Predicted 3D model of a 349-nucleotide part of an RNA (small-subunit ribosomal RNA, central domain) from a Candidatus Eiseniibacteriota bacterium.
Model confidence (mean pLDDT): 91 of 100.

[in-house]
Context: one part of a larger RNA
RNA sequence: CUGGGCGUAAAGGGCGCGUAGGCGGCCUUGUAAGUCGGGGGUGAAAUCCCCCGGCUCAACCGGGGAACUGCAUCCGAAACUGCUGGGCUUGAGGGCAGGAGAGGAGACUGGAAUUCCUGGUGUAGCGGUGAAAUGCGUAGAUAUCAGGAGGAACACCAGUGGCGAAGGCGAGUUUCUGGGCUGCAUCUGACGCUGAGGCGCGAAAGCCAGGGGAGCAAACAGGAUUAGAUACCCCGGUAGUCCUGGCCGUAAACGUUGGGCACUAGGUGUUGGAGGAUCGACCCCUCCAGUGCCGCAGCUAACGCAUUAAGUGCCCCGCCUGGGGAGUACGGCCGCAAGGUUGAAACUC
Numbered sequence: 001c002u003g004g005g006c007g008u009a010a011a012g013g014g015c016g017c018g019u020a021g022g023c024g025g026c027c028u029u030g031u032a033a034g035u036c037g038g039g040g041g042u043g044a045a046a047u048c049c050c051c052c053g054g055c056u057c058a059a060c061c062g063g064g065g066a067a068c069u070g071c072a073u074c075c076g077a078a079a080c081u082g083c084u085g086g087g088c089u090u091g092a093g094g095g096c097a098g099g100a101g102a103g104g105a106g107a108c109u110g111g112a113a114u115u116c117c118u119g120g121u122g123u124a125g126c127g128g129u130g131a132a133a134u135g136c137g138u139a140g141a142u143a144u145c146a147g148g149a150g151g152a153a154c155a156c157c158a159g160u161g162g163c164g165a166a167g168g169c170g171a172g173u174u175u176c177u178g179g180g181c182u183g184c185a186u187c188u189g190a191c192g193c194u195g196a197g198g199c200g201c202g203a204a205a206g207c208c209a210g211g212g213g214a215g216c217a218a219a220c221a222g223g224a225u226u227a228g229a230u231a232c233c234c235c236g237g238u239a240g241u242c243c244u245g246g247c248c249g250u251a252a253a254c255g256u257u258g259g260g261c262a263c264u265a266g267g268u269g270u271u272g273g274a275g276g277a278u279c280g281a282c283c284c285c286u287c288c289a290g291u292g293c294c295g296c297a298g299c300u301a302a303c304g305c306a307u308u309a310a311g312u313g314c315c316c317c318g319c320c321u322g323g324g325g326a327g328u329a330c331g332g333c334c335g336c337a338a339g340g341u342u343g344a345a346a347c348u349c
Base pairs, nucleotide, nucleotide: 003321004320005319006318007303008302012317014201015200016199017198021194022193023192025088026087027086028085030083031082033081034080035077036076037075038074039073041071042070049065050064051063052062053061054060091191092188093187094186095184096183097182098181103177104176105175106174107173108172109171110154115149116148117147118146119145120144121143125136126135162169163168206247207246208245209244210243211242215241216240220236222234223233258316259315260314261313262312263311266294267293268292269291270290271289272288273287274286275285276284298305299304322349323348324347331342332341333340334339
């Protein structure tokens, strides 16, 4: 470079915004760069290919033809691509009117429960396990009642339900704020899709500084179990888990399935909205957007997928190319560190 691929065999970037680039709707004007036709020029000879001939054949050699798929140039064509001018509205965006939501950030508030503290009642146990023991308790525990403190998480509602690009988001009120959906067809008039680099976001754990600390709980200690038990079980328990600010940048970051557009039987449930029918908000029918299940054609190695495609096509990006060595070494970049990212080879099967 090319071919074939990427749900589970190797392979979709964790997710978004977007630069360059690639690709790009309908009608029309011009142009002629790409594209196509033709002309002459050139494309040395030899070689390759075809025909004929010379050495007894062949290799070899001679003659003729074809070819040299190319390049520049001239004339011409104008469908397609490009460029240029004009127009359009279906792609895209705006407006107006509706409506759903754990989407994000801040402030404030609430109740249940655990723990601790104070006081009352009360007395010998409590707790824990397969059984125990460590542990707690006559300095009065456990149980129970009242009051108080503090931190964290929000039972029911709750749903193959909703929202978000992903990570993720769940008590209530309020402030600020993002996105999506439906209807009208009022405006702009291709303004679009993708996206190497780049920038931003990014669970948990971990790191730095300051706070906070109820419960839980790596490490650690003790009790058991066991041949041992650096575990599983039990009693404790520190980082951490929480808040503010700053790092880290990873994951089974998974639908293990990149994004966009179009097309290709149906059935059934559910969420949001609109229309029809109706007295009507229910039921029913239709449409749009989402989210599940079943299933035809088709696809698939099979499993399975199947209008939410893994079907049929087009555009753009990322990635794979036998196992181990190895996501290692070296170097670069990033990081306070932990480490991350890029990423081999020898050797070996």